A computed fold for an 85-nucleotide RNA from a Candidatus Colwellbacteria bacterium, annotated as transfer RNA.
RNA sequence: GGAGGAGUGGCAGAGUGGCCGAAUGCGCCGCAUUCGAAAUGCGGUAUACCGCAAGGUAUCGUGAGUUCGAAUCUCACCUCCUCCG
Numbered sequence: 001g002g003a004g005g006a007g008u009g010g011c012a013g014a015g016u017g018g019c020c021g022a023a024u025g026c027g028c029c030g031c032a033u034u035c036g037a038a039a040u041g042c043g044g045u046a047u048a049c050c051g052c053a054a055g056g057u058a059u060c061g062u063g064a065g066u067u068c069g070a071a072u073c074u075c076a077c078c079u080c081c082u083c084c085g
Base pairs, nucleotide, nucleotide: 001084002083003082004081005080006079007078010026011025012024018068027045028044029043030042031041032040046059047058048057049056050055061077062076063075064074065073
C1' cells in the first nucleotide's frame, strides 16, 4: 500500500429498518430465606440534560447522508483484529 472483519449499558454479548435504551448472562443494590453466611428466589440497576413531580429529550466509536422512521442502509474518518504484498 491492498482486501476483509469488528466497535452496543460497569463487563461480556444478542439485536441487521418500526413493537428497541435495546434480550440474555455476569457484576452491583434492596428484600426474602438463614443463628449468620453461601447457594437459591423476587425486585431493581446506562449516561447527560429539562422538570417540584409525573414524565420528556438525546446518546449504539465520531461526523454527515438516505428514509415518515436508523444500533441496523450509504459515505468519510478514528481505533482494534486477520489476511495479501
The sequence was found in a public genome assembly.